This is a predicted complex of two RNAs, RNase P RNA and transfer RNA, with 377 nucleotides together.
Rfam match: Archaeal RNase P. Its Rfam clan is "RNaseP clan". Gene Ontology terms of the family: tRNA processing, ribonuclease P activity and multimeric ribonuclease P complex. Rfam classes the family as a ribozyme.
Its mean pLDDT, the model's own confidence on a scale to 100, is 75.
[in-house]
RNA sequence: GUGAGCUGGCGGACGGCUUCGGGUGUCGUUGACAUCUGAGGAAACUCCGCCCACCAUGCUGAACUGUAGCGCCUGUGAGGGCGUGGGGUGAGAGCCUUGGCUCCGGAGCAGAAACGAUACGUCCAACUGUGGGAUGAGGAUGAUGCGUGUUAAGUCGUUGAGGAUGCGGUUGGAUGCGGUGAAACGGCUGACCUGCAGGGUGAAAGGGCGAAUAGGCGUCUGUGAUUUCUGCAGGAGACGCGGGUAGCCCGUAUAGCUGAAUGCCGUCAAAACAAAAGGCGGGUUACGACCAGCACAC
RNA sequence: GGGAUCGUGGUCUAGCUUGGUCCAAGAUACGCGGCUUGGGCCCGCGUGGUCCCCGGUUCAAAUCCGGGCGGUCCCACCA
Numbered sequence: 001g002u003g004a005g006c007u008g009g010c011g012g013a014c015g016g017c018u019u020c021g022g023g024u025g026u027c028g029u030u031g032a033c034a035u036c037u038g039a040g041g042a043a044a045c046u047c048c049g050c051c052c053a054c055c056a057u058g059c060u061g062a063a064c065u066g067u068a069g070c071g072c073c074u075g076u077g078a079g080g081g082c083g084u085g086g087g088g089u090g091a092g093a094g095c096c097u098u099g100g101c102u103c104c105g106g107a108g109c110a111g112a113a114a115c116g117a118u119a120c121g122u123c124c125a126a127c128u129g130u131g132g133g134a135u136g137a138g139g140a141u142g143a144u145g146c147g148u149g150u151u152a153a154g155u156c157g158u159u160g161a162g163g164a165u166g167c168g169g170u171u172g173g174a175u176g177c178g179g180u181g182a183a184a185c186g187g188c189u190g191a192c193c194u195g196c197a198g199g200g201u202g203a204a205a206g207g208g209c210g211a212a213u214a215g216g217c218g219u220c221u222g223u224g225a226u227u228u229c230u231g232c233a234g235g236a237g238a239c240g241c242g243g244g245u246a247g248c249c250c251g252u253a254u255a256g257c258u259g260a261a262u263g264c265c266g267u268c269a270a271a272a273c274a275a276a277a278g279g280c281g282g283g284u285u286a287c288g289a290c291c292a293g294c295a296c297a298c
Numbered sequence: 299g300g301g302a303u304c305g306u307g308g309u310c311u312a313g314c315u316u317g318g319u320c321c322a323a324g325a326u327a328c329g330c331g332g333c334u335u336g337g338g339c340c341c342g343c344g345u346g347g348u349c350c351c352c353g354g355u356u357c358a359a360a361u362c363c364g365g366g367c368g369g370u371c372c373c374a375c376c377a
Stems, first nucleotide, its partner, number of pairs: 001298003005294005010288002012268006020038008040273001044284002047282005052202004057233003061229002064198005069084006085098005099193002104190003120178003123173008145158003206250004216241005226234001243376003299373007308326004318357001328344005350366005
């Protein structure tokens, strides 16, 4: 210097044309002129918190949901920053992840055994049955030999029909080994356990005005409606079908729209992801023209 | 804007809350063969899958968790 990466920043400027939305002012009547102002770092995903608004009868316990590596700092909160431990991933920079195993649970195949500690096999000892140099115990459910390994044996690989201090049973000891499997007796994990937190619905919330109509019907309900359940106290509604209307204003902002304005062209290397809908904030995801740092290769 | 729910052969659905004999099952469609004089019905065999996509957890993911994409449905006001 170049290149595929990672982290963070940043997320056009200038000129012209038009006059698209809104505010203010003047003329003055449905417009004209002047001036000011008009998309993002994510406006996205809707995963969260707060403001705001309405609804929900109280207490207790259980259930349910979320969350949690550790320390310090910070924020009302969602969360964030710094340092650091374990695990995973990557060549590295870096990225992702994270409570515990006391109780309860953890499949198939394989394996002696899969969550309970043992049983089982092998080894050693005692007793016993059977066979005893062939009238053949045992053997293709693997004799025997070789290699590996072990204190020894089983095992493992191979060979493949021979064959004998062998083969089998009971009791006891030793508590070592057992090659499978992702995992083998103390680990891993979960709807199991622990700590902490937790009412619901969301601007189509909600408030004001207006129009129209059938204040109708059914189901459950003081043998209890009350939207997780139990208990105690309280005690009258809940759900569905049908009918009518299809409008305005506020909430709502120095962008303020509301089938939704924020335009078009040119120059520069100036692009990509993408565009408000009550506001503010956090998280996550998407993108790279440019800038800085890190790391790797040439 | 807010909420609910779904995505599995060409189509419609199981399986997902016990993660495991699931390299996924059934019906239908399609192809071939049989039956028939021929066709239909029927019988047999076969084809056809990125379980919407990308990550993570796990020995193991259609299933559990996170993110993204897409479809469907609901909502206003009055009494």